[in-house]
RNA sequence: UUCUUAUCAAGAGUGGUGGAGGGAACUGGCCCUUUGAAACCCAGCAACCAGCAGUGCAUACUGCCCGGUGCUAAAUCCAGCAGGUUAAUUCCUGAAAGAUAAGUA
Numbered sequence: 001u002u003c004u005u006a007u008c009a010a011g012a013g014u015g016g017u018g019g020a021g022g023g024a025a026c027u028g029g030c031c032c033u034u035u036g037a038a039a040c041c042c043a044g045c046a047a048c049c050a051g052c053a054g055u056g057c058a059u060a061c062u063g064c065c066c067g068g069u070g071c072u073a074a075a076u077c078c079a080g081c082a083g084g085u086u087a088a089u090u091c092c093u094g095a096a097a098g099a100u101a102a103g104u105a
Stems, first nucleotide, its partner, number of pairs: 001105001003103006013042001015041003021032003026080004043072003048068002051064005076097001081094004
C1' cells in the first nucleotide's frame, strides 16, 4: 500500500521545551493561534488489540489495565454527491472521502 470488519456528537493539561503557524487534501465557509501554532517531553483520556480476574456449556459479556496502538478546541469543525424536507443559503438521512483499530494479500 490492497481488501475486509468495527467505531467516529462521550472522554482527556492554567505543565516543560519550542517559537509561527494550525484545523488530512482540493474548493467554499467558519474557526484556533504571540493571553504562544506545529513539533518534542511529561501528564492524562479511552478500552481497539494483548494480558489478568469474574460469569457462562459456548458464541460472548463484565471489570481491571503495568504492555501494543490511538487520542487530548469545535460532530471527522461545516458543506461539496444522492434522496427527502423548508419561506430559506432550513432541517434530516445516506453515500463518497478521511481517521483509528484488528485482520488480510